[in-house]
Context: one part of a larger RNA
RNA sequence: GAACGAACGCUGGCGGCAGGCUUAAUACAUGCAAGUCGAACGGCUGUAGCAAUACAGCAGUGGCAGACGGGUGAGUAACACGUGGGAACCUACCUAGGGGUACGGAAUAACUCAGGGAAACUUGUGCUAAUACCGUAUACGACCUCAGGGUGAAAGAUUUAUCGCCCCUAGAUGGGCCCGCGUUGGAUUAGCUAGUUGGUGAGGUAAAAGCUCACCAAGGCGACGAUCCAUAGCUGGUCUGAGAGGAUGAUCAGCCACACUGGGACUGAGACACGGCCCAGACUCCUACGGGAGGCAGCAGUAGGGAAUCUUGGACAAUGGGCGAAAGCCUGAUCCAGCCAUGCCGCGUGUGUGAUGAAGGCCUUAGGGUUGUAAAGCACUUUCGCCAGGGAAGAUAAUGACGGUACCUGGAUAAGAAGCCCCGGCUAACUUCGUGCCAGCAGCCGCGGUAAUACGAAGGGGGCUAGCGUUGUUC
Repeated sequence: GAACGAACGCUGGCGGCAGGCUUAAUACAUGCAAGUCGAACGGCUGUAGCAAUACAGCAGUGGCAGACGGGUGAGUAACACGUGGGAACCUACCUAGGGGUACGGAAUAACUCAGGGAAACUUGUGCUAAUACCGUAUACGACCUCAGGGUGAAAGAUUUAUCGCCCCUAGAUGGGCCCGCGUUGGAUUAGCUAGUUGGUGAGGUAAAAGCUCACCAAGGCGACGAUCCAUAGCUGGUCUGAGAGGAUGAUCAGCCACACUGGGACUGAGACACGGCCCAGACUCCUACGGGAGGCAGCAGUAGGGAAUCUUGGACAAUGGGCGAAAGCCUGAUCCAGCCAUGCCGCGUGUGUGAUGAAGGCCUUAGGGUUGUAAAGCACUUUCGCCAGGGAAGAUAAUGACGGUACCUGGAUAAGAAGCCCCGGCUAACUUCGUGCCAGCAGCCGCGGUAAUACGAAGGGGGCUAGCGUUGUUC
C1' cells in the first nucleotide's frame, strides 16, 4: 500500500447492488418447511332427488413422490477431492424399436360387534373391493444348460378418445467399482501388518476383488518416510503480488461427509434414509407409575456462548420441483419485502455575487495580522428528500407477492442533510494558554523535571469524507 463474512469508538442525508453466528456439530418453546392422485378401489358423511344417480368432503387399501430440493463442516490425510484413464456393472420416470395384455383363485384394511389401556395405542369375531396378493396358460426376444432340455409376464380405468400394464432391445440421464499422478506438519514417531500378502475352491454382490469363509503358501508395506501423533472437508476460485510465489477455501458453483450419540437392517430403480423404522445410550417432556413421546447442522424465532452476525414477514405472480389426463394442490426451494454504513458504487448537504475586509474569536512588536468572500446582504437553482397527479415492463388467452414500487409530470422552500482523525521526525499540516518526570502521550525514535510546535484546551492548519480512526488477520 492492498484486502476482510470483521469488531470497537465518534459521527451519520439518500439510492442501487451485494453480504450478514467465523464462537457452543450447545439446548430448543411455538408456527410452518412433502405431498399428491376419486381417470386404481370399496366404504362413510353431507347436499339435491321418490329412486337411479350427481356433486362436495373424510379416513382407509393402492400408486408415485418422500434418496430431489434445503442445512451444516463434526468426522475424514482418504481413491475423500482434482485430473487423466479403465472394465466386471445398475439405472424409476423419459425417448425409439419389436412383441404381448388369455383364464381363474384366496384373502385383507376400511366397516360391524365384543373387549384391553390413563394415554400412546391395541386384541379378537364377522363382512367386502381393487391397477393390492396368488395360481394356470402363452413366449418374437430374454435367462439357465450337462446342449437333451428347462425357467420366467401382464391390470385395468374412463367422458371412447386416450391414459395405462408386461417382456425384450437400444439410447439418454444418473450412479456404483478399479487404477496412474497430485494433495498439511512432526523422526523429540522407525519399524508396521495374521484376513495381514498371494493362490485354489466355495459363498456373496448390480458388478471386479480377502468382500466373506475353508484349505495352502509366507508373504505385503517402510528413510523415495511405512506406522503413529497433531491439524484439516477437497476443488473451481478468493486475497495479495510485476511475476514467481505466499495466504486462504465466507457468499456462488461442483464433489464428499453428517443429521441428538453409537449400531442395524427394512422398503425401494435408487437409502443403510435430516423432518422413515428397530435396538442401545445421554438429555427433555407426559403419566393413573403399568407405560409412553421427542430430535431446528430446514425457514423464522428463543436461551446460552461471544468482540460479533437479521423478521416468529408476503406470495406461489415468475423460475424450478412433486403428484395428477387435466383443473389443480403442495413447495420457508425460489421470488420478494423487513433490519444492519457490513462492503462496493453513485448522488447530495447549494450556485453566483458580495470589503466598511462587519461583529465575535485567536495572535500581536498594540501599529496591526488572521479566521476571510468566509458570514450577513443581493440575485438564482431545486438534484436528493417532502407534497400532489399519472403510472409500468416483468405475462399473457387469463393470472403480479413485489407495489401504487420503478419511472414520468407538476408544486413549495436554501429550505431537511458533516463529520472524523491528525499537525516533533518518519509524514501533509504551528501558535498561545494550562500543567511541571505530575497529569498524560506513544507505531518506532522518543516527549513531560517552569518559556512543551510531542501532555490537556483554544485559535489556526493538513488529510479523508457519510464516513473517519483504532484493533485483529493475510499478502
Small-subunit ribosomal RNA, 5' domain from Parvibaculum sp., 475 nucleotides, folded computationally. The sequence was found in a public genome assembly. The organism belongs to Parvibaculum, within Bacteria.